[in-house]
RNA sequence: CCUUAGAGUUUGAUCCUGGCUCAGGAUGAACGCUGGCGGCGUGCCUAACACAUGCAAGUCGAACGAAGCGCCCGCGCGGAUUCCCUCGGGAUGAAGCGCGGAUGACUGAGUGGCGGACGGGUGAGUCACGCGUGGGCAACCUGCCCCGUGCCGGGGGACAACAGCCGGAAACGGCUGCUAAUACCGCAUGAUCCGGGAGGGCCGCAUGGCCCUGCCGGGAAAGCUCCGGCGGCACGGGAUGGGCCCGCGUCUGAUUAGUUUGUUGGCGGGGUAACGGCCCACCAAGACUGCGAUCAGCAGCCGGCCUGAGAGGGCGGCCGGCCACAUUGGGACUGAGACACGGCCCAGACUCCUGCGGGAGGCAGCAGUGGGGAAUAUUGCACAAUGGGGGAAACCCUGAUGCAGCGACGCCGCGUGGGCGACGAAGCGCUCCGGCGCGUAAAGCCCUGUCAGCAGGGAAGAAAAAAGACAGUACAUGACCAAGAAGCCCCGGCUAACUACGUGCCAGCAGCCGCGGUAAUACGUAGGGGGCAAGCGUUAUCCGGAUUCACUGGGCGUAAAGGGAGCGCAGGCGGCACGGCAAGUCUGGUGUGAAAGCCCGGGGCCCAACCCCCGGACUGCCUUGGAAACUGCCGGGCUGGAGUGCCGGAGGGGUAAGCGGAAUUCCUGGUGUAGCGGUUGAAAUGCGCCCAUUUCUUGAAAAACACCGGUGGCGGAAGCGGCUUACCUGGACCGGCAACUGACCCCUGAGGGUCGAAUAGGGUGGGGAAGAAAACAGGAUUAGAUACCUGGGUAGUUCACGCCGUAAACGAUGAAUACCAGGUGUCGGCGGGCAGGGCCCGCCGGUGCCGCAGCUAACGCAGUAAGUAUUCCGCCUGGGGAGUACGUUCGCAAGAAUGAAACUCAAAGGAAUUGACGGGGACCCGCACAAGCGGUGGAGCAUGUGGUUUAAUUCGAAGCAACGCGAAGAACCUUACCAGGGCUUGACAUGCCGAUGAAGCCGGGGAGACCCGGUGGCCGAGAGGAGUCGGCGCAGGUGGUGCAUGGCUGUCGUCAGCUCGUGUCGUGAGAUGUUGGGUUAAGUCCCGCAACGAGCGCAACCCCCGCCCCGUGUUGCCAGCAUUCAGUUGGGGACUCGCGGGGACUGCCGGCGUCAAGCCGGAGGAAGGUGGGGACGACGUCAAGUCAUCAUGCCCCUUAUGCCCUGGGCUGCACACGUGCUACAAUGGCCGGUACAGAGGGUUGCCACCCCGCGAGGGGGAGCGGAUCCCGGAAAGCCGGUCCCAGUUCGGAUCGCAGGCUGCAACCCGCCUGCGUGAAGCCGGAGUUGCUAGUAAUCGCGGAUCAGCACGCCGCGGUGAAUACGUUCCCGGGCCUUGCACACACCGCCCGUCA
Repeated sequence: CCUUAGAGUUUGAUCCUGGCUCAGGAUGAACGCUGGCGGCGUGCCUAACACAUGCAAGUCGAACGAAGCGCCCGCGCGGAUUCCCUCGGGAUGAAGCGCGGAUGACUGAGUGGCGGACGGGUGAGUCACGCGUGGGCAACCUGCCCCGUGCCGGGGGACAACAGCCGGAAACGGCUGCUAAUACCGCAUGAUCCGGGAGGGCCGCAUGGCCCUGCCGGGAAAGCUCCGGCGGCACGGGAUGGGCCCGCGUCUGAUUAGUUUGUUGGCGGGGUAACGGCCCACCAAGACUGCGAUCAGCAGCCGGCCUGAGAGGGCGGCCGGCCACAUUGGGACUGAGACACGGCCCAGACUCCUGCGGGAGGCAGCAGUGGGGAAUAUUGCACAAUGGGGGAAACCCUGAUGCAGCGACGCCGCGUGGGCGACGAAGCGCUCCGGCGCGUAAAGCCCUGUCAGCAGGGAAGAAAAAAGACAGUACAUGACCAAGAAGCCCCGGCUAACUACGUGCCAGCAGCCGCGGUAAUACGUAGGGGGCAAGCGUUAUCCGGAUUCACUGGGCGUAAAGGGAGCGCAGGCGGCACGGCAAGUCUGGUGUGAAAGCCCGGGGCCCAACCCCCGGACUGCCUUGGAAACUGCCGGGCUGGAGUGCCGGAGGGGUAAGCGGAAUUCCUGGUGUAGCGGUUGAAAUGCGCCCAUUUCUUGAAAAACACCGGUGGCGGAAGCGGCUUACCUGGACCGGCAACUGACCCCUGAGGGUCGAAUAGGGUGGGGAAGAAAACAGGAUUAGAUACCUGGGUAGUUCACGCCGUAAACGAUGAAUACCAGGUGUCGGCGGGCAGGGCCCGCCGGUGCCGCAGCUAACGCAGUAAGUAUUCCGCCUGGGGAGUACGUUCGCAAGAAUGAAACUCAAAGGAAUUGACGGGGACCCGCACAAGCGGUGGAGCAUGUGGUUUAAUUCGAAGCAACGCGAAGAACCUUACCAGGGCUUGACAUGCCGAUGAAGCCGGGGAGACCCGGUGGCCGAGAGGAGUCGGCGCAGGUGGUGCAUGGCUGUCGUCAGCUCGUGUCGUGAGAUGUUGGGUUAAGUCCCGCAACGAGCGCAACCCCCGCCCCGUGUUGCCAGCAUUCAGUUGGGGACUCGCGGGGACUGCCGGCGUCAAGCCGGAGGAAGGUGGGGACGACGUCAAGUCAUCAUGCCCCUUAUGCCCUGGGCUGCACACGUGCUACAAUGGCCGGUACAGAGGGUUGCCACCCCGCGAGGGGGAGCGGAUCCCGGAAAGCCGGUCCCAGUUCGGAUCGCAGGCUGCAACCCGCCUGCGUGAAGCCGGAGUUGCUAGUAAUCGCGGAUCAGCACGCCGCGGUGAAUACGUUCCCGGGCCUUGCACACACCGCCCGUCA
């Protein structure tokens, strides 16, 4: 100076622990979709499976003999051709053939030489001196090559080829005969070459090595030639290549703990190039192993490659080094070198040939084939280059190699065009319908020309000439042309990128979390967008992230994790001071760390990839010099760690023997009776008249030791408790005395061995057995009850000996040492002081509590650490499977110890937080219970609902909080349902175009809607308009979704709560405030308090009722005056009433209370302590209710799911439930008489009054849009009468007849009246409901809706109670606290069995 990134997922939320998953990089890859060009690389990872065919190692004639061929010479045969000719012939003598010789840079079988041990392939085997690294050989070899010294004399005998014969199908072979050599064999010569023995000198870590002197023995050669040379032999040296040995390093498993007999060593030999137990004979009994032998599994090793901040982890394909192998196994031969890929022999398997006798073969060389597999290429060109073999060389050979071909397999580079271009074209998608996006994108205009294509040119690669596979390639040039060249993945979060449609827990997606059940940014498609790009994704694998095996760099009280405890071998660690050594350590130098690779710099292909050059690094190892602090080692010292002696003191420490009392049970005897017993919820079994229980006495037995007793003591842990004794025994602590040893005595402690609770379990033909008590069988409980409860009861519990070896063996906290604020108890010991029944101060050790710093995820720990450090041991690495299986060890057994995997999950966990919940606790409310009054559940009827029925019985509401609810009015209408008849721009809205000129009225048909005909014929000067018709946009839908919504509403609940700001506390969720002490109807108020304030709620402000006053009086009122049938009139302004005001605030007094808030009592007051009632409903809960009140997104229907009409249905009825009405009667029914309200309503209305009708009602008709008139006789009540307990003079259902009213119309299906009929029902099972005062109960009146229809609903007044001890219980709620594995929150969660 540079370098280090995280995220998602457990929860309602939080912090922590912890696993899973993702983003990155990489690959000899494969698969899917797609694919223009080039360069450089790279390509059977599987069957070391099997291989057709061709090629991959030959060469030398200047080592040799023979042969062939070409050329030459000679001879012979031969006769072509030509010439001459007397035609008889003669001359010439070619090709060809044979023989001999010579020659050739010819051929190549054979002898011979060199090379086939290199090059090329593969990774099977190998955990090893195989590899890596550093050394050693005084224990070795080395052909060809280089240097040096010397030598090459003279002989001999063969064997191939060849010839003949023979065998065989073949491969191949046999016999006889001939022959050459650089083939083979002697002889000679020969050194300081080898061997032997003798003497001397020098050297080394050891065996030992080197040198000198003289002696004995052994021991060599080859020639060819072009005359230049090339070779041969011996010895020495070099170089190169090898062999052997050693230190260190090199995977997993201990559920592999013992292994080994040539094994370990020695002596002597053999063998080898050489050492060696390599091999052999003999002798000894060793050798290896917990620092992991042996065995098993897996694996070629390295340079390096990938990843990583690094440390590390993974890998070992290409290239390079080493090793091993060549069909499998074994063996040797030759050779300088092999135990030999393209050599030999044998054996095995396999394949092929065969005449069946016998033979041939080995692609893990290059191509190629089959096979295997997800998967990996051409039976190419050339020796031009580089390199190799042979040769003197030319040259030959070379699937080494150089190139080309195939594959996007990888890396790198390039292109698929550039500029301008808005009317932002068309098209497509979305849309709020305005527009927006694709998008300067396209078109169009101008331009360029990479790559590919065409044409002509055309290399370097080759050091003097010739010779180039690649290659007519690279490259440059020219012309033409925007032409021929873009895909893939993704778009919920992580993670960059959003809409529409389709689909509807289907189809599908998914790396993790998770999406999809009708509005899906998560599926599919489209448009758009993001990313990368000739590629993009997926899969597989590795590293990373993962400090998630932690050396760097983790942990173990409760998350996984301390061994049950102590002893202790090995091992690890180790006090103070000094001297020395230098192994560790630090430092300097040398060597090495091959090349390639990596990094820096430079260079070459246009760049890059790639390649070349230089430097660095290669963190390592060896060696050498130095330093001496620390560790280590050696030496002699020290006393503080540790230990030792004597004395005093504490103790349930252990062991053995003896003794004691209380209780229990049993036995004996007495007493004494009918019950006892049973913590039963209640009982029963059981015991008892053969005398129990109870009680008294004596006795027996066994086990355990009340009180003291403790927050106490002792012990290593387990554990130890009556008393006494022991000349039985262990350990700790304190103090005193004077000393001693001297860190090998200390600490820890893998294995090991010892101890090790129990009412657990085993053994002994063991002992003992009181109580209690598994098993067992009874009694209960229960659906059952193999349990809980109860009456019995055996093993065991006890003792002896021995076994087992576990536990929540816990402080869930291993041992040791040191250090780091305090306070307060207690046990043991001691010191000092004092005023001494004692007190105070202090020290050491033990045992508790509180608490600071610090630590901790928090809880908590905190001198007895979970703090700060050091040492050693044990243990952990997600949950389940599982402490299971297998194996092994131990055990009599039971079982213990050790201790997995498959599979499966996206968590499992710890601590703390807020809620909810609890058959947890504390406190407190509510008609919640209790106390009381009346109902309901039974009857009939009404009404709603379920069910059922139906063409339809339209729809909704569903525990409380649906069910006289939406309905405050279903005969038609309403009406949404059904049947039938009709309409299609529509019953309704709006715009445009065209036509027409209405609408309406009348008549006919029809059930009606509607259709047909007639009549009629608007405003305006016109344009045009209203209306109607045709057409286009559109209307319409009570069709769906209340789980897409608004609004409104129910409910908890008129409950007293719900929150915020700032501050404070906590890592955080969160807490505090809001808790606490009082008080209240109330989070109402007061006090206190790290809180201080505030908001929404409570209360108050609003309305009604209750009292009063002032003002005001009409339609209201009437005390007094006048008047009347009558507040009717005059009048009055008192009263009632209306309107407007006042009044109540714990204000006053006493007590209580904290001097408070407030509570209790009292006074006054019409009223008290919120006076009564109403309106008013916090944050929120129930995906509560409503798409059918309305509104509204989306979806759906469009001659119908819209609209009109007639009729029907919503009223159907075997049933069931809810809510009501009327009753069952005498506190009553009926009849007659008579009194007193409030609040309302009224003009298509209320209707006085009169007449008619028994009545409902009808006919007339005044008043009143109202404090005036009307509805309007209120009823219960009161007075009188009657009924006499009866299914009635109760009750009125049902039915019949006759009427009334409304309405177009009362059959389905209205209400009312009269007469008649007169049902069930005699007070209601389990259960359930309302109400705390003007309330319940009871009585009537009014209103809304409404033509008519009220037992419902909403209101009004009349009469008018009972009871509340109290908060244990039921229900609901509030606050605090506690537990929690719940959070959809107990209607939760969850376990087991069965299906």

A computed fold for a 1395-nucleotide RNA from an uncultured bacterium, annotated as small-subunit ribosomal RNA. Its Rfam family is "Bacterial small subunit ribosomal RNA". Gene Ontology terms of the family: ribosome and structural constituent of ribosome. Model confidence (mean pLDDT): 85 of 100.